[in-house]
RNA sequence: AGUUUAUAGAGAAGAGGCGAGAGACUAGGCUCCAAGACCCUCUGGCAACCUCCUGACAAGGUAAGGUGCCACAUCCUAUCCCGGCGCGGCCGGGGCAUAUAAAUG
Repeated sequence: AGUUUAUAGAGAAGAGGCGAGAGACUAGGCUCCAAGACCCUCUGGCAACCUCCUGACAAGGUAAGGUGCCACAUCCUAUCCCGGCGCGGCCGGGGCAUAUAAAUG
């Protein structure tokens, strides 16, 4: 790398640096951005996957440590399957994909 499991409509700022695009891929939208986005660093914060504590388990608690995260629902939709309807479409459910954590490797 890959695989497994869990979670993903909540939450969370400022400064410095860089200098043009950015929001996973593809497509269509919609937004952010020289009044400096994205990214990097520092500080701050949010959260509770691991760690730690209680517990047989399920759960609950803590926030020192290991991550992670801090525009827009994973920004929205599709690309696959199923069901429904008022059927050139709309609605709902699931899957795939993506991200994060832990384990394995």